[in-house]
């Protein structure tokens, strides 16, 4: 001093679906499907926030997608697509590796 890897602390990004059930509530996968305000017969969206994930990316999300295949009671469940394209950071520590200069031997 340089690479990677890790952690801390501050900022930032994201998703919130699926059946039942008058309701209250129960069940499926997952890390995470919580709470609540405002809009509202054609509205399905916005904002606030808890928790959990991600922050340069070949495991956050989004699009492609009302996709294709299997599968469920049923889904954005599972795999494909997918090394695709887009997607949010600074700073300080620990460790490992290189590489330099300087002392000594």
């Nucleotide at each position: 001093u340089u690479u990677c890897a890790c952690c801390a602390c501050u900022a930032g990004g994201g998703g919130u679906g699926c059946u039942u059930g008058u309701a209250a509530a129960a069940g499926c996968u997952g890390a995470g499907a919580g709470a609540g305000a405002c809009g509202g017969g054609c509205g399905u969206g916005u904002c606030u926030u808890a928790a959990c994930c991600c922050u340069u990316a070949a495991c956050a999300c989004c699009u492609g997608a009302a996709c294709u295949a299997g599968g469920u009671a049923a889904u954005a469940c599972u795999a494909g697509c997918g090394u695709a394209g887009g997607a949010a950071a600074g700073c300080g520590g620990u460790g490992c590796u290189g590489u330099u200069g300087u002392a000594u031997g």
This is a predicted structure of a 105-nucleotide RNA (TPP riboswitch aptamer (THI element)) from Peribacillus cavernae. Rfam family: TPP riboswitch aptamer (THI element). The literature on the family includes a 2003 paper in RNA by Sudarsan et al., "Metabolite-binding RNA domains are present in the genes of eukaryotes". Its mean pLDDT, the model's own confidence on a scale to 100, is 76.